[in-house]
RNA sequence: AUAGAGGUUGCGGGCUUUAUAAGUAGACGUUCUGAUGCGCAGGGGAUCAGAAGAGGGGCGUUGAAAGGAAAGACCGCCGAAGGGUGAACGACCCCGCACGUUCAUGCCUGGGGAUGCCGGAAAUACCGGUAUCACUGUCAUCUUUAUUAACGAAGAUGGGGCGCUAU
Numbered sequence: 001a002u003a004g005a006g007g008u009u010g011c012g013g014g015c016u017u018u019a020u021a022a023g024u025a026g027a028c029g030u031u032c033u034g035a036u037g038c039g040c041a042g043g044g045g046a047u048c049a050g051a052a053g054a055g056g057g058g059c060g061u062u063g064a065a066a067g068g069a070a071a072g073a074c075c076g077c078c079g080a081a082g083g084g085u086g087a088a089c090g091a092c093c094c095c096g097c098a099c100g101u102u103c104a105u106g107c108c109u110g111g112g113g114a115u116g117c118c119g120g121a122a123a124u125a126c127c128g129g130u131a132u133c134a135c136u137g138u139c140a141u142c143u144u145u146a147u148u149a150a151c152g153a154a155g156a157u158g159g160g161g162c163g164c165u166a167u
Stems, first nucleotide, its partner, number of pairs: 001167004007078001010077004015072004026062008036049002039097002042095004081109003084105007110136002113133008138159008
């Protein structure tokens, strides 16, 4: 440098369908209140609207969607990928916070699972982080099978993907 392996719940992507979101947001009508109003625990500014009623509550009628999820087939793969950090962009502008997208970064993580805690989310789903637990894959050392030695198998201890196997 090239090619591979770990799992039948390996990782990710979009497409289709379905449920949830939800009888929620919104719209309309009516009624009560009464001065503010655009992702927000927020703060400041601008435009526009507003006592001819902002915003909020109750009642009635109507009534979604996105994100996330499950299944199916397909596609790309085995640092697959995820996270942290930084920068830019995004919904009027600025500050802060949060969210989303893109890029950078050998900063962390071998892989899936269970459980506890924290965060995201409408959520008990699910995702992310962290710790523990065993399982699994791989390498090293040791012991046994077990012999002259090896292949294989079992067990113990330890390491980790910048690893392991083959050329």